[in-house]
Molecule: transfer RNA
Organism: Letharia lupina
C1' cells in the first nucleotide's frame, strides 16, 4: 500500500438495539498503639473522530485516527 482485527473511569475488562458492570488503583470511614491485612461506603465515562440508519445506538452502516497482525 492491500487485507483482517482492536479502541470503552488512572490501569484492566464486561454489555441481545433500551438505566455503561465488574476487578485493580484513590479518596473517607471502621478495625488498630500506629502501620499493613480486612470490612463498609463515595467519587471516577461526552463509550477514538466525524456521519448517516433509528422512537432509541458501546453495539448496525460508511469515512478518518490510533494500536496490532498478516501479505507483499
Nucleotide at each position: 500500500g492491500g487485507c483482517c482485527g482492536u479502541g470503552u473511569g488512572g490501569c484492566c475488562c464486561a454489555a441481545u438495539g433500551g438505566c455503561a458492570a465488574g476487578g485493580c488503583g484513590u479518596u473517607c470511614g471502621a478495625c488498630u498503639a500506629c502501620g499493613a491485612a480486612u470490612c463498609g461506603a463515595a467519587a471516577g465515562a461526552u463509550u477514538c473522530u466525524g456521519a448517516g440508519u433509528u422512537c432509541g445506538a458501546u453495539c448496525c452502516u460508511c469515512a478518518g485516527c490510533u494500536c496490532g497482525g498478516u501479505c507483499a